This record gives sequence, structure tokens and C1' cells, in this order.
RNA sequence: CCAGAGGGUCGGGCGGCCGCGUCGAUGCUUGCAUCGCCGAGGAAAGUCCGGGCUCCACGGAACCACGGUGCCGGGUAACGCCCGGCGGGCCAGCUUGCUGGCUUAGGGAAAGUGCCACAGAGAGCAGACCGCCCACUGGUCCUUCGGGACUAAGGGCAAGGGUGAAAGGGUGCGGCAAGAGCGCACCGCGCGACCGGCAACGGAAGCGGCACGGCAAACCCCACCGGGAGCAAGACCGAAUAGGGGCGGCACAUGGGCCUGGUUCCGGCCCGUCGCCCGGGUUGGUUGCUUGAGCGGCGGAGCAAUCCGUCGCCUAGAGGAAUGGCCGCACAUCGCGUUUCGGCGCGAGGACAGAACCCGGCUUAUAGACCCUCUGGCAUU
Repeated sequence: CCAGAGGGUCGGGCGGCCGCGUCGAUGCUUGCAUCGCCGAGGAAAGUCCGGGCUCCACGGAACCACGGUGCCGGGUAACGCCCGGCGGGCCAGCUUGCUGGCUUAGGGAAAGUGCCACAGAGAGCAGACCGCCCACUGGUCCUUCGGGACUAAGGGCAAGGGUGAAAGGGUGCGGCAAGAGCGCACCGCGCGACCGGCAACGGAAGCGGCACGGCAAACCCCACCGGGAGCAAGACCGAAUAGGGGCGGCACAUGGGCCUGGUUCCGGCCCGUCGCCCGGGUUGGUUGCUUGAGCGGCGGAGCAAUCCGUCGCCUAGAGGAAUGGCCGCACAUCGCGUUUCGGCGCGAGGACAGAACCCGGCUUAUAGACCCUCUGGCAUU
């Protein structure tokens, strides 16, 4: 210098002009003008987890159901988040049994149920298609009568072949009719006194011929956690009009309705209007509302996440809702042309996106720039 990996920070700068919005001050023509302060993000997004806050429900505890989480330790207000470790998997390096990197929803399969496609004889307290064998059993033949040979209706075996993701350890020797942990050696596996570690777990004397296939992101079992709804939560103030209630005044029938299916008579109740008072509620207004698990600097503890101390800062609060545009100057980047490889000229041009109660996470989108660490290559010393 080039290529790449991981982590962090920023994500347009300066100047001028014109606008937009909240708030404050002033002025008046009372909803406008002038001035001033301030005015998006690392994700404001998805609304997927965890909380604060608010209302509703709830006497306590246990159990059941439902949902979630699931190796261990730490951090945190809390978490399914973060940090550190353990075990598994993949890869690399060499000193060949260690080191490093990446990754991992990783409790229980000797509680029970279920499933294991296709292929295959057999897929779970397994099985015999090809194959091997004839000790036992049957048959035929031979016999020196001791036995032998052939065969397989019958039987033994699971070594070899074959199927499969997976077939009840592997290699070798012995053994056998043929075989087989049947026996033995080594390797693997299971249990494991004891040792180390807070723990997950690691090491391991010894014991055991080997059992206990896989799947719990199938049901299930175990442990732990979990009330519901959400700022359109909620609280306060409350106009006109129309309803509701009470009191009082006037009117009180010539009307209407109801009191038994119909009719008549008698009787009862209600329907009106005016004034005052009370109460609920709609439009609306105020609040909740941004000082908070806050941000930055320095010091300390810790491998780290994070925590502690100290100093400084205040940074939109908003209503369907403002935060923008133009010009100039340089800058990153890209394209074209040119070059004496240093550059030069022209043109384009800065991503994803948009607060609406607030925090902690996760996930997703994101042009480009800078910083730190590391890996590989090339050149030079």
C1' cells in the first nucleotide's frame, strides 16, 4: 500500500437569504404583528420481550387449568437482555494433545404414551432375503460295526453381502459344526470411591462383557415465573340546547292515555305551564407531560457486563401534529475525459428514515466517512 474480519464513533460542514412550530415578552385592531429561546433518531420503525405510571378486579394460602422460560455463575428495577464460564458442533495452527477462532432454545428419553417416511427379512423388550453350517433331528448310501459320506423337510448362526439417517460396540487372536463378548488383549462405552471447582463440569483408582437407538422445536414429567387493560390510561373544571330529579305558584277539563276481552256509568292516577335549585353527561378547556433506572467529564472496583464516588449540564413536549427550501464555498463519493501518474477539467451528488406518556432491551432498514485491534498478500529496510 492492497484485500478482509471484529468492535466503536459519526452519519453531512460553514456562511447568507426566505420560511414552519411550541413557549416567553411587548404591542394593539383579541388573533394577528414584532423580538427572543428552543425545535427528531440511532434506529423516533416493528410493537417482539421486560418495567415505570394509571385505572379496574382481588381476604389469605394451597391445588388445578392455561401461557411462558429452561447448562452454570454474575449484572440489572426487571427481562426471553447483557457479561463471563462449562459441555456439544465446525474450522485452523502446531509442540499431536494442547492452543486459538466461530457457533450453539443446551433440564429430563433406566415415569408413561406416541412417532421413526422411502427402502428393507427386520425400525424396538428386533430380525433372517442372499449367505454360512449340519453338533442335535429326519432321510439316503457305505461300513472293517468303531463310524463315515451326502442331503436339508427340519434345525443352528448372525460372521460376510444387501436396505437405510439409524440394524443391539470396533480391531485382532483364540474358540466353534458354523458362529457369537462365547473367552482374552487393546480401543470405545456405562457405573464410579476419591480429588479439583461456588457451580455447570473436569480428572480419576477400581468395577462391569456391554446393558440404556433417535426424537421432548410430539404429548408429557420436573423446576421457576405470570391478575386484566392501556395516556383514546386516568384526574379536575364545566357552555348553549335537549333530557332527569326536587320545591313552589297557576291551571286542573270541554281533551287524550292507563286502571279486565267488549260497552256504559262512577271513581282514581298521569299528561300542561312558569320560576328557582340539584345532579349526570356531550362539544370544549386544564392536567397527566417530560428532571429521568437521564446525559457528559474525571477518579476508583471488576477479566467483563456493570457498579461506586465526585464535578458539570438541562436537551421537542404538540393539537393529527412544526423541525423545511434556495444560493454560494470547500469536502466525502460516483461517472466521463485527460495525464509528465503527482494530479487536472466537466457533470452528478450525501443513505435509512420521521417524536405523540416515558424508560431498558431485541430485531429489522441504513449511501458513506473516521478511529482501534487482528488476519492474509506485495514491496522496502
Predicted 3D model of a 381-nucleotide RNA (Bacterial RNase P class A) from Sphingomonas sp. Root241. The sequence is in RNAcentral, with records from ENA and Rfam. Its Rfam family is "Bacterial RNase P class A". Gene Ontology terms of the family: dimeric ribonuclease P complex, ribonuclease P activity and tRNA processing. Taxonomically the source falls in Sphingomonas (Bacteria, Pseudomonadati, Alphaproteobacteria, Sphingomonadales).